[in-house]
Context: one part of a larger RNA
RNA sequence: CUGGGCGUAAAGCGCGCGUAGGCGGUGGUGUGAGUCGGGCGUGAAAGCCCCGGGCUUAACCUGGGAAUUGCGUUCGAUACCGCAUCGCUAGAGUCUGGGAGAGGGAAGGGGAAUUCCGGGUGUAGCGGUGAAAUGCGUAGAUAUCCGGAGGAACACCAGUGGCGGAGGCGCCUUCCUGGCCUAAGACUGACGCUGAGGUGCGAAAGCGUGGGGAGCAAACAGGAUUAGAUACCCUGGUAGUCCACGCCGUAAACGAUGAGAACUAGCCGUUGGGUCCAUUUACGGGCUUAGUGGCGCAGCUAACGCGUUAAGUUCUCCGCCUGGGGAGUACGGCCGCAAGGUUGAAACUC
Numbered sequence: 001c002u003g004g005g006c007g008u009a010a011a012g013c014g015c016g017c018g019u020a021g022g023c024g025g026u027g028g029u030g031u032g033a034g035u036c037g038g039g040c041g042u043g044a045a046a047g048c049c050c051c052g053g054g055c056u057u058a059a060c061c062u063g064g065g066a067a068u069u070g071c072g073u074u075c076g077a078u079a080c081c082g083c084a085u086c087g088c089u090a091g092a093g094u095c096u097g098g099g100a101g102a103g104g105g106a107a108g109g110g111g112a113a114u115u116c117c118g119g120g121u122g123u124a125g126c127g128g129u130g131a132a133a134u135g136c137g138u139a140g141a142u143a144u145c146c147g148g149a150g151g152a153a154c155a156c157c158a159g160u161g162g163c164g165g166a167g168g169c170g171c172c173u174u175c176c177u178g179g180c181c182u183a184a185g186a187c188u189g190a191c192g193c194u195g196a197g198g199u200g201c202g203a204a205a206g207c208g209u210g211g212g213g214a215g216c217a218a219a220c221a222g223g224a225u226u227a228g229a230u231a232c233c234c235u236g237g238u239a240g241u242c243c244a245c246g247c248c249g250u251a252a253a254c255g256a257u258g259a260g261a262a263c264u265a266g267c268c269g270u271u272g273g274g275u276c277c278a279u280u281u282a283c284g285g286g287c288u289u290a291g292u293g294g295c296g297c298a299g300c301u302a303a304c305g306c307g308u309u310a311a312g313u314u315c316u317c318c319g320c321c322u323g324g325g326g327a328g329u330a331c332g333g334c335c336g337c338a339a340g341g342u343u344g345a346a347a348c349u350c
Stems, first nucleotide, its partner, number of pairs: 003322004007304002012318001014201004021194003025088007034080001035077008049065006091191001092188004096183004103177007110154001115149007125136002162169002206247006215241002220236004258317006266295012299306002323350003332343004
């Protein structure tokens, strides 16, 4: 190189955009590079292989053939593939009307609750646990009422509901903005798919500078428990959690399932749209389409299970795997302020 694989055994990059490259709908014409066929030249001899011959046989020697899968040249074929060109509309896209949505960014606003502060009422406890204690409280706590401050999060609605490429997104209003669905036409005319490198986004934690800080809470302190208790339980509590800007670039980043396309029984639910039927508005029913769930035929699977949202049947492109440990370590490179990330071995050993 080849082969077999990648839901759970090793293996799908966290997710987009996109360069090179690979692959690519339909009709005609031209060309004939790829491809296919014929001729000619060449492909030394020996050897290997086949059929003979010669040494008593064999090894060995020897004649002929085949082979030499190739290259060059020439003549021809044109289905496929390439190139050129003219078309097409079923892929892809644009326009118009309509629609749903926690999609994103910014600004403003709201109420409940916790905490704290001030004031009123009120008095001896409160709190906490398995039980306690630390803790708080006669300097008046807890409870309760009124007022104020501040930060963070938005109960019910809420739904195998919705939106987003993934991460993720949930109080209300406004502004800016991305994508999607849908109906009927019109338009462009293959403009497509994938995507090594590259580039952007990317939970939480963490880092830098400045702010903010109610609650919660690594670290830490104390109280318990215990043989011990650097824990689980309790009382406190600092980073952090929040905001702005800049880094980090990881995850059980999961559907542990790459993207695109086509084909292959059904049944039931649900969300958005379209359409038809029915109707007494309501309550509905059928068909269709885009999602999202449950079950299930064929088929697949080691089994579990998957099953038109495939793990079925096929095609295109990318990524990845190749026994366990050593090890996602060492060394080197690149990136980072650091933490570290990424790329990624070997000895040795079973």
RNAcentral holds the full RNA, with entries from ENA. Small-subunit ribosomal RNA, central domain from an uncultured bacterium, 350 nucleotides, folded computationally.